[in-house]
Large-subunit ribosomal RNA, domain I from Bacteroidetes bacterium HGW-Bacteroidetes-2, 540 nucleotides, folded computationally. The coordinates come from a structure-prediction model, not an experiment, and the mean pLDDT is 82. The full RNA is in RNAcentral, with records from ENA and SILVA. Lineage of the source: Bacteria > Pseudomonadati > Bacteroidota. Rfam family: Bacterial large subunit ribosomal RNA.

Context: one part of a larger RNA
RNA sequence: GGCGUAUGGGGGAUGCCUAGGCUCUCAGAGGCGAAGAAGGACGCGAUAAGCUGCGAAAAUCUGCGGGGAUUGGCACAUACAAAUUGAUCCGCAGGUAUCCGAAUGGGGCAACCCACUAUGUUGAAGACAUAGUAUCCCGACGUAAGUCGGGAGGCAAACCCGGGGAACUGAAACAUCUAAGUACCCGGAGGAGAAGAAAACAAAAGUGAUUCCGUAAGUAGCGGCGAGCGAACGCGGAUUAGCCCAAACCAGGGUUGUUACGGCAAUUCUGGGGUUGUAGGACCGCGACAUUGGUUGUGCGAUGAAUUAGAACACUUUGGAAAGAGUGGCCAUAGAAGGUGAUAGCCCUGUACAAGUAAAGACCAUAAACCAUAGCGGUAUCCUGAGUAGUGCGGGACACGAGAAAUCCUGUAUGAAUUUGGCGGGACCAUCCGCUAAGGCUAAAUACUCCUGAGAGACCGAUAGUGAACCAGUACCGUGAGGGAAAGGUGAAAAGAACCUUGAAUAAAGGAGUGAAAUAGAUCCUGAAACCAUACGCUU
Numbered sequence: 001g002g003c004g005u006a007u008g009g010g011g012g013a014u015g016c017c018u019a020g021g022c023u024c025u026c027a028g029a030g031g032c033g034a035a036g037a038a039g040g041a042c043g044c045g046a047u048a049a050g051c052u053g054c055g056a057a058a059a060u061c062u063g064c065g066g067g068g069a070u071u072g073g074c075a076c077a078u079a080c081a082a083a084u085u086g087a088u089c090c091g092c093a094g095g096u097a098u099c100c101g102a103a104u105g106g107g108g109c110a111a112c113c114c115a116c117u118a119u120g121u122u123g124a125a126g127a128c129a130u131a132g133u134a135u136c137c138c139g140a141c142g143u144a145a146g147u148c149g150g151g152a153g154g155c156a157a158a159c160c161c162g163g164g165g166a167a168c169u170g171a172a173a174c175a176u177c178u179a180a181g182u183a184c185c186c187g188g189a190g191g192a193g194a195a196g197a198a199a200a201c202a203a204a205a206g207u208g209a210u211u212c213c214g215u216a217a218g219u220a221g222c223g224g225c226g227a228g229c230g231a232a233c234g235c236g237g238a239u240u241a242g243c244c245c246a247a248a249c250c251a252g253g254g255u256u257g258u259u260a261c262g263g264c265a266a267u268u269c270u271g272g273g274g275u276u277g278u279a280g281g282a283c284c285g286c287g288a289c290a291u292u293g294g295u296u297g298u299g300c301g302a303u304g305a306a307u308u309a310g311a312a313c314a315c316u317u318u319g320g321a322a323a324g325a326g327u328g329g330c331c332a333u334a335g336a337a338g339g340u341g342a343u344a345g346c347c348c349u350g351u352a353c354a355a356g357u358a359a360a361g362a363c364c365a366u367a368a369a370c371c372a373u374a375g376c377g378g379u380a381u382c383c384u385g386a387g388u389a390g391u392g393c394g395g396g397a398c399a400c401g402a403g404a405a406a407u408c409c410u411g412u413a414u415g416a417a418u419u420u421g422g423c424g425g426g427a428c429c430a431u432c433c434g435c436u437a438a439g440g441c442u443a444a445a446u447a448c449u450c451c452u453g454a455g456a457g458a459c460c461g462a463u464a465g466u467g468a469a470c471c472a473g474u475a476c477c478g479u480g481a482g483g484g485a486a487a488g489g490u491g492a493a494a495a496g497a498a499c500c501u502u503g504a505a506u507a508a509a510g511g512a513g514u515g516a517a518a519u520a521g522a523u524c525c526u527g528a529a530a531c532c533a534u535a536c537g538c539u540u
Stems, first nucleotide, its partner, number of pairs: 001539009015525001016489002020460002022457007029449002031155002039100003042055003046078001050074002061094006070082003105114003115133007135152007159190001160188005170177001174224001200207002211238005221229002242441003245385001249272010277419001279384004283378004292372005297366003303360001307355002313328005329346002331335001337349003390414008400426001421436005476483002496524001499511004
């Protein structure tokens, strides 16, 4: 020096565990904000650095309800207090809520500085207290300046609608094309949003608003006919709901013009009327006060917070400990789950079935008031959405790339008809069929989950699962935008090692003691390997 065996050190793999995650299901909620939000700064405790809670009324105040013995959060200890005259705690409803922040009196390097007006402390200066003083939009008043009243602003995970709108990529290069109307930016709304009651489809038969799912179908088509893109009709389901204006006509009011002062004309506002394709309505005539629905009020009161009640086990044995094993029982509308010194239906918390009530309040009933809603016939006249439909040019959307290209939108230029009207049925024409544009509203079926409750998992188990099981968006890095960790486990219980010895020692070690165990001793469960050391054996 090597090898082996043994004992240790070192290290933190592995096993076991879970306080945290992940993915869903059902139900709820789907917003908060000038009555000052989200998010923060600074404070508040007997002692108080951090977290949590709270706000100068500051780990809280008041009322009501629950509850019934301890309590002063995490968080020990000491001190001092509170509480059966009912505390702490739980639920509901209120109070208070500094400063910054949309931040809104002005300013500002957020959490700071400085004002004005009115009133008061006042009689004055100064100071202080209370209230007000931003901008924009709408309405009212006003000649105007302006005044008064109402609203908005900001934040928030996704979902939705609209306005803008890429590139990488694919086409094995690349330009039309694709990616994709995606990402991203902006605006807006709601618990959903959008769409929506046929100027729709269809095809000789018919359907009857919209939305969503399945199918039709990777079909018909589109396409440097490349890559790729990709319907609809019909059928089967989910859910179902239909309505209101404009106009004609009537009544009333205002303004303007004109006047022979009698009016006339134009225009505008308000109310009635009226709303459609089998055309309807006005208008004229007939008939009638019918039918149905809604809102408000009252009653009943299912449901509904904290909460209450809630069955049934003993002995022997092993053990530190029984819930294990043995023996014999019991309950069950409860054998879900968790805890308890190992594995408990019957020890504890619970669970099943019940009970209970504040705020709130479904369904139902009832009375009155108000509101809305209807029929038949006639057809001379009037009305039925105009810079609209359509057309030319240029774009875009439609599965459809200009194509034979219908349909929809519109930048530009033009520009009808009026029910004997008009539009569509994929160029266009005829026949036929369908529908009635140029105004508006509309629940449900559908999408999503920042959040709350209950539950589930052939999901993870500390290099996994969220970045984060732990005081994590922390420490740390960066001028900044931003990037972004590591880190869980004593024991059943601290019983967390009194006391003694060595030592300079509050280091450390040896005894002693606790404990089932201390090679469970706080760098604490188990404790692999690398690496290091000691002892012994063999060997060069």